[in-house]
RNA sequence: UUCACUGAGAAUUUGAUCCUGGUUCAGAUUGAAUGCUGACGGCGUGGAUGAGGCAUGCAAGUCGUACGAAGUAGUAGCAAUAUUACUUAGUGGCGGAAGGGUUAGUAAUACAUGAAUAAUUUGCCUUUUACCUGGGAAUAACGACUGGAAACGGUCGCUAAUACCGAAUGACAAUAAAAAGUGGCAUCGCUUUUUAUUGAAAGUUGGGGACUUUGUAAAGAAGCCUAGCGGUAGAAGAAAAGUUCAUGGGAUAUCAGCUUGUUGGUGUGGUAAGAGCGCACCAAGGCUAGGACGUCUAGGCGGAUUGAGAGAUUGACCGCCAACACUGGGACUGAGACACUGCCCAGACUCCUACGGGAGGCUGCAGUCGAGAAUCUUUCGCAAUGGGCGAAAGCCUGACGAAGCGACGCCGUGUGAGCGAAGAAGGCCUUAGGGUUGUAAAGCUCUUUCGCUUGAGAACAAGAGAAGUGAAUGAAUAAUUCGCUGAUUUGAGGGUAUCAGGUAAAGAAGCACCGGCUAACUCCGUGCCAGCAGCUGCGGUAAUACGGAGGGUGCAAGCAUUAAUCGGAUUUAUUGGGCGUACAGGGGGCGUAGGCGGUUAGGAAAGUCAGGUAUGAAAUUCCGAGGCUCAACUUCGGAGCUGUACCUGAAACUUCUUGACUAGAGGAUAGACGGAGAAAACGGAAUUCCACGUGUAGCGGUGAAAUGCGUAGAUAUGUGGAAGAACACCGGUGGCGAAAGCGGUUUUCUAGUUUAUUCCUGACGCUGAGGCCCGAAAGCAUGGGUAGCAAACAGGAUUAGAUACCCUGGUAGUCCAUGCCGUAAACGAUGCAUACUAGAUGUAGUUGGACUCAACCCCGACUGUGUCGUAGCUAACGCGUUAAGUAUGCCGCCUGGGGAGUACACUCGCAAGGGUGAAACCCAAAAGAAUUGACGGGGGCCCGCACAAGCAGUGGAGCAUGUGGUUUAAUUCGAUGCAACGCGAAGAACCUUACCUGGGCUCGAAAUGUAGAGGACAGCUUCAGAGAUGAAGUUUCUUGUAAAAGCCUCUAUAUAGGUGCUGCAUGGCUGUCGUCAGCUCGUGCCGUGAGGUGUUGGGUUAAGUCCCGCAACGAGCGCAACCCUCGUUCUUAGUUGCCAUCAUUAAGUUGGGCACUUUAGGAAGACUGCCGGUGACAAACCGGAGGAAGGUGGGGAUGACGUCAAGUCAGCAUGCCCCUUACGUUCUGGGCUACACACGUACUACAAUGGUUGGGACAAAGGGCAGCGAGCGAGCGAUCGUAAGCGAAUCUCAUCAAACCCAGCCUCAGUUCAGAUUGCAGGCUGCAACUCGCCUGCAUGAAGGAGGAAUCGCUAGUAAUCGCAGGUCAGCAUACUGCGGUGAAUUCGUUCCCGGGCCUUGUACACACCGCCCGUCACACCAUGGAAGUUGGCCACGCCCGAAGUCGUUACCCUAACC
Repeated sequence: UUCACUGAGAAUUUGAUCCUGGUUCAGAUUGAAUGCUGACGGCGUGGAUGAGGCAUGCAAGUCGUACGAAGUAGUAGCAAUAUUACUUAGUGGCGGAAGGGUUAGUAAUACAUGAAUAAUUUGCCUUUUACCUGGGAAUAACGACUGGAAACGGUCGCUAAUACCGAAUGACAAUAAAAAGUGGCAUCGCUUUUUAUUGAAAGUUGGGGACUUUGUAAAGAAGCCUAGCGGUAGAAGAAAAGUUCAUGGGAUAUCAGCUUGUUGGUGUGGUAAGAGCGCACCAAGGCUAGGACGUCUAGGCGGAUUGAGAGAUUGACCGCCAACACUGGGACUGAGACACUGCCCAGACUCCUACGGGAGGCUGCAGUCGAGAAUCUUUCGCAAUGGGCGAAAGCCUGACGAAGCGACGCCGUGUGAGCGAAGAAGGCCUUAGGGUUGUAAAGCUCUUUCGCUUGAGAACAAGAGAAGUGAAUGAAUAAUUCGCUGAUUUGAGGGUAUCAGGUAAAGAAGCACCGGCUAACUCCGUGCCAGCAGCUGCGGUAAUACGGAGGGUGCAAGCAUUAAUCGGAUUUAUUGGGCGUACAGGGGGCGUAGGCGGUUAGGAAAGUCAGGUAUGAAAUUCCGAGGCUCAACUUCGGAGCUGUACCUGAAACUUCUUGACUAGAGGAUAGACGGAGAAAACGGAAUUCCACGUGUAGCGGUGAAAUGCGUAGAUAUGUGGAAGAACACCGGUGGCGAAAGCGGUUUUCUAGUUUAUUCCUGACGCUGAGGCCCGAAAGCAUGGGUAGCAAACAGGAUUAGAUACCCUGGUAGUCCAUGCCGUAAACGAUGCAUACUAGAUGUAGUUGGACUCAACCCCGACUGUGUCGUAGCUAACGCGUUAAGUAUGCCGCCUGGGGAGUACACUCGCAAGGGUGAAACCCAAAAGAAUUGACGGGGGCCCGCACAAGCAGUGGAGCAUGUGGUUUAAUUCGAUGCAACGCGAAGAACCUUACCUGGGCUCGAAAUGUAGAGGACAGCUUCAGAGAUGAAGUUUCUUGUAAAAGCCUCUAUAUAGGUGCUGCAUGGCUGUCGUCAGCUCGUGCCGUGAGGUGUUGGGUUAAGUCCCGCAACGAGCGCAACCCUCGUUCUUAGUUGCCAUCAUUAAGUUGGGCACUUUAGGAAGACUGCCGGUGACAAACCGGAGGAAGGUGGGGAUGACGUCAAGUCAGCAUGCCCCUUACGUUCUGGGCUACACACGUACUACAAUGGUUGGGACAAAGGGCAGCGAGCGAGCGAUCGUAAGCGAAUCUCAUCAAACCCAGCCUCAGUUCAGAUUGCAGGCUGCAACUCGCCUGCAUGAAGGAGGAAUCGCUAGUAAUCGCAGGUCAGCAUACUGCGGUGAAUUCGUUCCCGGGCCUUGUACACACCGCCCGUCACACCAUGGAAGUUGGCCACGCCCGAAGUCGUUACCCUAACC
C1' cells in the first nucleotide's frame, strides 16, 4: 500500500411499572432419521447401534537365471535315451511386520509440541573398501511296506542345492591392556600406534579363443578369461525403528492419604540399548492439597462446527501416530512381530465324524442374519497410479481405477418466451353495486437447453518391443548395458464426454406456513367436543389459533418435523456479572501456606520488550491466479498456522540481591478512661417461708367467674428469724469489649483503647484456604443449690370443640462448680485493611489556645458514637468522611422456583443433633422495590332516621294479594339479597292469552311486488255444526269514446308469520350505589417508569361550598343557581267567581258593584344586605334587628365519571340460530282462580281515646257524552222507572266527606267488640256470572283478649289517624296515584350496628376479603427413597489348583555337522 474481516433482538411474572431472574423463539451446522413430493447432470459421501454371529466367492504371493525330480507337447533315434518349449508338488530364497479394516481397551507403557540418545538397532536401496580358498555329513521330494473315516501320518531305502557344518585366510571389526593427541554439557567421547584373543563367504546365468582335466572317442562337462546377478566382512548415507526428558490437553474430594521391588545404593544377570528390567545384600526411603491413590468417562492430533472475538462443542470422510484382530496366555522364526487371512495351549461358539478324533475365526471387498430410527452391488478391470516377487517377459494385487444404488450433502440447469381485456367461464367473497383468482387461461407469434431419436466421435497411452545403429565394459568382432531410429502392440470405464440432424410447448412442481413473536385473511363446519400448541396460549354458537375451502406468504427438486452442537446467553462474566432489602459476607478473632506490598541508589536479567535461527508435515482456512461452458470440485503460487526451543541485545516497570531512609508498623516516657475480664469479701430494699402477738370472716382471682386458701383462725397488721436470686433511682441512640456480651459496693490480679512528647527500631506490613481459640439461649453429664418465676403436667373457665389465649397450682430448668454442645432474624440482614472526596448539628474521652483571681461560656486538634445533608451511587427504597461514593489488596459466597439444607456417604457429638451436601421429578414462573385501587374485628376527621331518644307498626289471628313448593292435560312467561315477592298486570268470566284438550286452514288472519285468468266482493235468506266453517238460493263490478285505470277473487312466484332461543351478540329504556360529592382534562413541573402534582395542607360548608397557603396555573362534567309549586304584598282583568255598601229574593236569586275572597297573567321580596361577637384584618360561624318568610324558607323536577356481563329479545327495535300442511293462523271448552305447606306485602280487628243510635259542623283535588245524571216516583236496600241540566269556575258525580262536636245506651264480657264462614232471598253489568264478578237484605257469628326470636317506617304540618277523588274499567280495588281534615312525641350525643366521604397506615388481595391461602384425609396417576430378602454385572484384596511356553537346575550318553 492492497485485500479480507469488524458485535441487531423479541415473547413471557403485574391491574399497570422498573428491576432481578429463568424459560422460549428468530441464525448457522449434521456421516443424520421420519412425513409428503420428486425432471436432469457434476462432485463428494454412506453400518454412528451388537469389537454380535457368519453361508459363498475373492482379498499374498512370486522366483526353474538357487536345487533335485516329475509330467505334457514337439524334434532326433528302432529303442534306451538325448534335447527344445511349457507346467509345478517338494527343498531353498525373498515377501506374508507393508497395503486394507476397526476404535474394544488405554487418562498414560498413548497423543501433540520441543528436546536428548556421550545409552541404541536396521533386510531391501545408494556410495565406498576388501574378499568369495578348500572340504564334509545329511534330508524332503521320490520308491517300497504300512496306520487312520478323515485330518494327517509311521517305518525302511535313495538323492541335490545359494539348505546345513567344520577348516583356512583375515584389510577390517569386536573385546582386553598400554601410550600419545584432541574435544566436550557431568558421567565421558573421538583419533592414532602397539600387543593378545575371537570372528567370514555361494554360487548362478550369458559369452569366449588357446591351454589343462574328465570322457574309448566325439559331443559334452569342469578348470581358465570375461560380463551381469548374487554372497561375506566393514565404513558412510538415506529412510525407518527403539528408549528417555520437559510442557500441554477430561470429570469427581460424597476418592485424603498412597507405596514393600516400593525409593535409593553396591554387586551380578539381562537387553540392540539406559534403568528394580530381574535377582542377592544394605539403607528407609518415594509420591501427595499446584490433588497422590481410587472411581467414572474417553483412542490422541492436524483439523471440523459455531462465534465479532475470547471461547464452547466435536474428532465422520482425508492425513499422521497409537492400539486391537473370536476371548485369554505364550513364545518361535526373522532386519523387523510376541505376527488380521503364521504356530502352541486354555476357553466359549460353529461345523465334520465311522464317536476313536478332527476343522474354523469377514474389526479385508462384496454379501447374509440379528439388534436398530438408520447406512449401498455377492459388479468391471489391472488400461492408469502404487506395491510384492522375478535378470526379464511376466504373475499377483476387493490397494487402486471405474461403474451401480440412496435428493444423504454441496453446486449447476430446466419445467418455456413475447403479445394478449370480452378483465371470458368456473371457483371464492360480497354492503348484491361489485371485488378477487387475473395477463393468469383461451387465442396469436416464437424458441428447443434438458429429454427422446438418428449419425459422427475424443482425451486419459506413459510404456512394451522384432530389427538396425552409436557408445561403454571387455583379450574379444562374442555377451551384457546405455543412447538413437523403430515394424508391431496395450483402454475397465465406453460408443462414455462432446458435436451435428430430427421432433413437438411438446415429457418435467411441490412442501410448509398465514393470532403475537413472524412475511402472509376471509368464508363455511365444529361448539372446552373434535382437536392445535416452540413460548404465550386458542376451542364453552358469530374461532384470521381446531377441520375444509378460496386467497395469500416463504422456500423450491425439494419442503417440513424430530434429534444433536454452537450462537443469541454479559445466563459462569479473562475480554465481560454480582452479594443492605432480589440468589449471595463466613457468628467473631488469632494465625500457617499462599496472594499483595512504602521511599531511594547500585547490580543481575526470571517475568517483560526487540532482532535473529530452527521448527510448527501435507491437506484444511484466507488471498491471487489456472483447468473443467459456470459453479461445486480441482491445480499452482503466496500469506497464515496467534505455538515451542535456542542465540544476541534493552533495563522503564514487576522480581531477585546489596546498601540507605522514615511518612506504614512497632516500641519508649508522662497521663487519662471505661457495666472490659478473673477471683474474693461485703450491703440494703423486695419476695417467700417459719415462730410468736393483734384481729375476724372472708381472702384471692377475672371481661364475668370458678378451681385454690381460710373458724384447725387465712387475708390484713406488728416483732424476730431463715433462705435463695436479682441489683430500683443514677441510666442517657451514654461507656467498654473481636463478637457472644457486660450494670449494687470494695479489694487483688490481667488485658485494652486513647491523648501529649516526637526519643528509639527501620517495612518489621495487609489479608488469610486449611488449622486453633472464643461463641446468647435452649439442651446433655456429674455434684450441689432451689426464694421467685416457670416448659411438661393437674384443675377451673372460655368455646361447637379449646390438647390454646385467661385463672389457681406446679416439676425439670433458671443459680453455682466442672465438662460437653457449637447453633440463632449470631442483623448494620452491610468481610477485613489502606488512601481520597462539600458541609451542618448533638454527644463521650483526652488535650491545646484565648479570657479570667479561678472556673464556666468561647475558639481549635485527635479518637469514638448519633442525626440531617452536597456531589456521586442505587431497580427503587435509600446510602452519603462510621459510604451502599472513587480506587487498590486479600478472603468468603451466589447463578430460576420447588424437591431440600432433604436422601445417601463421610466426619464431629454421650445424646439431641451439627458440618459437608446431591439427584429423579414438577413448574413458567418464583422474587425485590415502588404505583394505583380495594380491603382491615388499623388510626384520625366527618355525614346519613345509621345508632341512640321517641311514636306507630310487622312477626301471633282472620281475610286479600304476590311468591316458593306441590299438583295438573295446562296450572303460559318473566322478575330472585338490599335493588324479586299488592312486581311487568292503570284491573285473567269469553276476549285479553302467550298455556292445555279437541275441531279446522296452508301464499296463509293482516302487508308489498310481478305475471296470468276472471268479474265480482259484499249483503240477504235457509239448512248442517260446539263454533270456526261448509252447502244451497238470490242480486250484481265502477270510471272512461277507446287505450287503459281502480277495486275484488283465483292461480303461480318472490315472500309472509313466530309472545320460538340467545338481555352472556345488541340498541333503547330502567334499577342500584346516590342527590353521595365526587370524576376528569390542557399546559407546566417532579419521577427511568407505572404514576404524582393540581384534587394534598390550615380553616369552613349541605356541598371539590368558599377563603388562606402551596410547582402549579387554568378548564370541563357534577354541587349551587336558572325551572315548577306552596307561603307575603302590589298591579292588571272581573265570568260561570265574590258580596262591604244600596235595592230585592225562600236562596248572591236578581239589579248593581269589583272593595274583599278567589281565579290567572305580570311584578316585588331574602342578598349573611345591616348590627354585635368569635375567627388569621379571610372564608365563615353564633346572636340580634327588621321582615309574611333568615341563612339552600318548604316540596318537586333535575341523577357526574363509573360499578353490578344488574333487569328487559314478552312493550318496541334488532344480529345470528331455529319452525314453514307448523314453534304460523282460527274456533269451542278448559287453565292462568288448583292446595298437606312456607315466606313477603296489605286490610280488618282484638275494643270504652271504643261500639251503637239520634242530632249538628268544616274541605281540597279531580272526573264526565256509548258519559255524569239533578228533581220526582217505587223499593227496607242494592237498585229501578221517568227525566231537567251540562262537553262544564255555570250542570252533575256530591248526600251531611269522614274523623270531629252534642245527647242517649252499652260497662270489661269473646261482649251491643270483631267480623270470617255458611244458608236463603234479591239487584247490577254483560252473548254468557257453574268452574270464576260485584252489590243488597235477613239469618249464621270462626279465630282473635296487643302477639317469641327477630325486624320495618318516621325529625313537623312530619309520624299517627280520618275520609274524598282519579286512572284502569262493560262489570269488578283492602292495590296504585293524588287530595285535603285532625295533628303529636323525641334527638343527651356519635362509644357501638349499617351505609358513605376525605386523609393516613399495613397487605402475600387486583375475579380485588364472598379475596388469597395452609395441612391432614379420600380416590387416581407419576417420579424417587426405604423394605424380610433374592439375583445379575463390574472392580479390588487374600488363598488354592494350574495348560502351553521361556529360563535355569539335576541325571545318563555323546557328535564338527550328523547319527